[in-house]
Transfer RNA from a Vicinamibacteria bacterium, 77 nucleotides, folded computationally. It was read from a public genome assembly.
RNA sequence: GCAGACGUAGCUCAGCUGGUUAGAGCGCCUGAUUGUGGAUCAGGAGGUCCUCGGUUCGAUCCCGAGCGUCUGUACCA
Numbered sequence: 001g002c003a004g005a006c007g008u009a010g011c012u013c014a015g016c017u018g019g020u021u022a023g024a025g026c027g028c029c030u031g032a033u034u035g036u037g038g039a040u041c042a043g044g045a046g047g048u049c050c051u052c053g054g055u056u057c058g059a060u061c062c063c064g065a066g067c068g069u070c071u072g073u074a075c076c077a
Stems, first nucleotide, its partner, number of pairs: 001073007010026004019057001028044005050066005
């Protein structure tokens, strides 16, 4: 350089056929319980759905470009 996959909460990841308010586990915060902690239980906070543009009545989802990560491959040394 080329090809493919991926980008969603602090971390790991779901998200169906585009449709009203985007979810889980872990972590974090508060409370209950406990002599304290842990564990358990209840509640809560936390999101530019990578960026820009396009299609559409409507986009996390479709299309284009860009950026980044990973894998494969080619070339130079």
Background:
The prediction has a mean pLDDT of 80. Rfam family: tRNA. From the family's description: Transfer RNA (tRNA) molecules are approximately 80 nucleotides in length. The family's RNA type in Rfam is transfer RNA.